[in-house]
The RNA shown here (c-di-GMP-I-GGC riboswitch aptamer) has 78 nucleotides and comes from a Chloroflexota bacterium. The coordinates come from a structure-prediction model, not an experiment, and the mean pLDDT is 89. Its Rfam family is "c-di-GMP-I-GGC riboswitch aptamer". A reference for the family is Weinberg et al. (2017), "Bioinformatic analysis of riboswitch structures uncovers variant classes with altered ligand specificity", Proc Natl Acad Sci U S A.

């Protein structure tokens, strides 16, 4: 460095519920835990979703869909 344990310290938080924001996808605060070794961050390429003038095209959402980029705790086996 790769890697990921029946290790250690922790971390994050699905669905759902309530409040708020948004035309909407969705976001956010609280509750709640399905899970996660990057379930930290990035919209670069796909997939999916939303809106508009809905063939097309444009704008947006989504990182816990896939790929990629980037940062990072710990140290068993290999």
């Nucleotide at each position: 460095a790769c890697c990921g344990a029946g290790a250690a310290a922790g971390g994050c938080a699905a669905a759902c519920c309530c409040g708020c924001c948004g035309u909407g996808a969705g976001g956010u605060g609280g509750g709640g835990g399905c899970g996660c070794a990057a379930a930290g961050c990035c919209a670069c390429g796909g997939a999916g979703c939303u809106u508009g003038c809905c063939a097309g095209c444009a704008a947006g959402c989504c990182a816990g869909c896939c790929g990629g980029g980037u940062u990072a705790c710990c140290g068993a086996a290999g």